[in-house]
RNA sequence: UGAGAUGGCCAGACAAUCGCGCUGUUGCAAUAAGUAGCAGUGAGGAAAGUCCGGGCUCCAACGGGCAAGGUGCCAGAUAACUUCUGGGAGGCGCGAGCCUACGGCUAGUGCAACAGAAAGGAUACCGCCGGAUCUAAUUCGGUAAGGGUGAAAGGGUGCGGUAAGAGCGCACCGCGCUUUUGGUAACAAAAGUGGCAUGGUAAACCCCACCUGGAGCAAGACCAAAUAGAAGAGCAGUGUGCUUGCACACAGAUACGGCCCGUAUCGUUCUUGGGUAGGUUGCUUGAGGCAGAUGGCGACAUCUGUCCCAGAUGAAUGAUUGUUCUCGACAGAACCCGGCUUAUCGGCCAUCUCACCAC
Numbered sequence: 001u002g003a004g005a006u007g008g009c010c011a012g013a014c015a016a017u018c019g020c021g022c023u024g025u026u027g028c029a030a031u032a033a034g035u036a037g038c039a040g041u042g043a044g045g046a047a048a049g050u051c052c053g054g055g056c057u058c059c060a061a062c063g064g065g066c067a068a069g070g071u072g073c074c075a076g077a078u079a080a081c082u083u084c085u086g087g088g089a090g091g092c093g094c095g096a097g098c099c100u101a102c103g104g105c106u107a108g109u110g111c112a113a114c115a116g117a118a119a120g121g122a123u124a125c126c127g128c129c130g131g132a133u134c135u136a137a138u139u140c141g142g143u144a145a146g147g148g149u150g151a152a153a154g155g156g157u158g159c160g161g162u163a164a165g166a167g168c169g170c171a172c173c174g175c176g177c178u179u180u181u182g183g184u185a186a187c188a189a190a191a192g193u194g195g196c197a198u199g200g201u202a203a204a205c206c207c208c209a210c211c212u213g214g215a216g217c218a219a220g221a222c223c224a225a226a227u228a229g230a231a232g233a234g235c236a237g238u239g240u241g242c243u244u245g246c247a248c249a250c251a252g253a254u255a256c257g258g259c260c261c262g263u264a265u266c267g268u269u270c271u272u273g274g275g276u277a278g279g280u281u282g283c284u285u286g287a288g289g290c291a292g293a294u295g296g297c298g299a300c301a302u303c304u305g306u307c308c309c310a311g312a313u314g315a316a317u318g319a320u321u322g323u324u325c326u327c328g329a330c331a332g333a334a335c336c337c338g339g340c341u342u343a344u345c346g347g348c349c350a351u352c353u354c355a356c357c358a359c
Base pairs, nucleotide, nucleotide: 001355002354003353004352005351006350007349008348009347010346012324013323014322015321016320017319018318020042021041022040023039024038025037026036027035028034044330048341049340051339052338053337054336055335056216057215058214059213063261064260065259066258068212069211070210071209072208073087074086075085076084077083088102089100090099091098092097103207104206108205109204110201111200125147126146127143128142129141130140131139132138155173156172157171158170159169160168174196175194176193177192178191179190180189181188182187220281221280222279223278230272231271232270233269234268235267237250238249239248240247241246242245252266253265254264255263288307289306290305291304292303293302294301295300
């Protein structure tokens, strides 16, 4: 100087004039509603997608099982998660680093077109070796090292051996088993032993381990008002006791994904038609932000201090002018929070890697 890798920050700025929403306060008004001044405050890193997880509300007073669904190496963080951190294994990269849907094929079932002799242990296509035969042709036997086909052909390389070959034997690697060492563990290493291949695929069905109620702020609560205490259909009873109206048992119906059992209630389900849909609340002080200290490799945790930072409801932050610059992309809260994914202009900071050059 150039090319990269990882992590983090900002989201046009300043000034003036006018205009919006909320909260507080002071007046005016005053049944209330409202209105003026002042002060404070007012969209994001993704507010998006609705993909996960929770807080909160209701079903509901409380369970069990099946089915269904989710996750899948080990250990941690967290309210929790399919998230994050660290480690292991496998793979990519010269490297800094990055990726992983990473339990099980020795429980079972399935699938692998075509090609090829053959797609799960083989009556071998070409070939190699030996015999019969006058060579040849043909035929018999041995072989799976060489070649071909294919995504994949039954451990790999080398040496010996053989008629030619083959773990047939040997060395090393690989694989199985046993023991020891290190590690919380996944796992790694070492030693010994055995000639040893029971192929591939589970983002195929399946098996194993662990986890999981449902619905959602249009949840829910309160106030006011109105209507037609309308019409029809189904299941709704039986038995026993006695105090004659109660109790008990069974049945039936209902109880916010499906089925069964249990539990609770005594009525409940469906169809047609009519009325209301207005207001208040939920609604923003939080698993909150910022700073420091301590502990931890880290995610993060604890302690101290400090701050209050949107609550709209046809939906608030806009318009104009001037200056400036890095010339501004993607894009607007609607109960809240933690993640993931997607879109995206430009600028800045820190650390690290590689190449070249100079000293």
A computed fold for a 359-nucleotide RNA from a Piscirickettsiaceae bacterium, annotated as Bacterial RNase P class A. The organism belongs to Piscirickettsiaceae, within Bacteria. The model forms 96% of the base pairs in the Rfam consensus. Rfam family: Bacterial RNase P class A. Rfam links the family to the GO terms dimeric ribonuclease P complex, ribonuclease P activity and tRNA processing. Rfam classes the family as a ribozyme.